[in-house]
């Protein structure tokens, strides 16, 4: 300092909730059995119970049939799993001093788009500030010739006009490979040497992929957590599903190649005898439902002691994950 596990106050008395069970009593029944009261026994939240973010088990749906369509998911590469967007492992990058840690990790040469400002230029470019200015071009001066002053030629200096240049600098979040050697007016992969890319063969690897060898002066930039493309997967709807008994009834108006099957979507195809909208009425229990098993929904309240001085923080059909919030205490490995 990383990474991973455990725990999540602890004894003891009192009084008091809930769910189960026994037992006494008192009253109603014909019996099972049922109200009331009363005295024991037993059990009674979490690693997250949070989020409702994924997946499944169950359930229903007039098939959960099939195709297309849309739509949602996931994207490195082997593996685990009922499954998944979870896990493990390892490749590749990126931070780290390591141990670890992160990654919306497939395609930018199928298209479309966007990146303010600022800059010369932000996709197929470009010259602000510099640098050359050998060649041409101007302008002085000497040489030389010959008729004062003019020419051909020659040399020398400034000019930066023409015209080269993208190296150096500025701008920006990004500026058409990097470093140095040449070379050139002056520069530039213009060349060459490392490196970087691109092919290509060998070798290890299941595989992403790595390592070396040959060549090639090569450089088509960046976002797809944009729209797309490519590849693979995917019924919908939820316990407020759903099924039983009860109670209570009044109807009326449309639709009928019409109705159900997420999509105010399409074909098959089978099924359903019904669907829509107004009104009216009645809603009580039981199951699902459990080693807590509630339904306005439980476990607290006071007393003593020990210390770690007590954090985030409480179930509601249940399981496998992930997120997020957590004070203190132990243990193990790098």
């Nucleotide at each position: 300092g990383u990474g991973a596990g455990c725990u999540a106050g602890g004894c003891a008395g009192u009084c008091g909730c809930g769910g189960a069970g026994c037992g006494u009593c008192a009253c109603c029944g014909g019996g099972a059995g049922g109200u009331g009261a009363u005295g024991g026994u037993u059990c009674g939240a979490g690693g997250a119970a949070a989020g409702u973010c994924c997946g499944g088990a169950c359930a229903c749906c007039a098939g959960a049939u099939a195709g297309c369509g849309a739509g949602g998911g996931c994207g490195g590469u082997g593996g685990g799993u009922a499954a998944c967007g979870c896990c493990c492992a390892c490749c590749c990058g990126g931070g780290g001093a390591a141990a670890c840690c992160c990654g919306c990790g497939g395609g930018a040469a199928a298209g479309u788009g966007c990146a303010a400002c600022a800059g010369a230029g932000a996709g197929c470019a470009g010259a602000c500030c510099g640098c050359c200015g050998a060649u041409g071009g101007c302008g002085c001066g000497g040489c030389c010739a010959c008729a004062c002053g003019u020419g051909a030629g020659c040399c020398g200096c400034g000019c930066a006009c023409a015209g080269g240049c993208a190296a150096g600098g500025g701008u920006g979040a990004a500026a058409g490979g990097g470093u140095g050697c040449g070379g050139u007016a002056a520069g530039a992969g213009c060349g060459c040497a490392c490196c970087g890319g691109c092919g290509u063969c060998g070798c290890g690897g299941u595989g992403a992929c790595g390592c070396g060898g040959c060549g090639c002066g090569c450089a088509c930039g960046g976002c797809a957590a944009a729209c797309c493309c490519c590849g693979c997967c995917c019924g919908g709807u939820g316990c407020a599903a759903g099924g039983c008994c009860a109670a209570g009834c009044a109807g009326g108006a449309c639709c009928g190649c019409c109705g159900a099957c997420c999509c105010g979507g399409c074909u098959a195809g089978g099924c359903g005898a019904g669907g829509u909208c107004c009104a009216g009425g009645u809603a009580g229990g039981c199951c699902g439902c459990a080693g807590a098993g509630a339904u306005a929904g439980a476990u607290g309240g006071c007393u003593g002691c020990c210390c770690a001085c007590g954090a985030c923080a409480g179930g509601a059909u249940c399981c496998g994950g992930c997120u997020u919030a957590c004070a203190g205490g132990c243990u193990c490995a790098c």
Molecule: Bacterial RNase P class A
Organism: Actinomycetota bacterium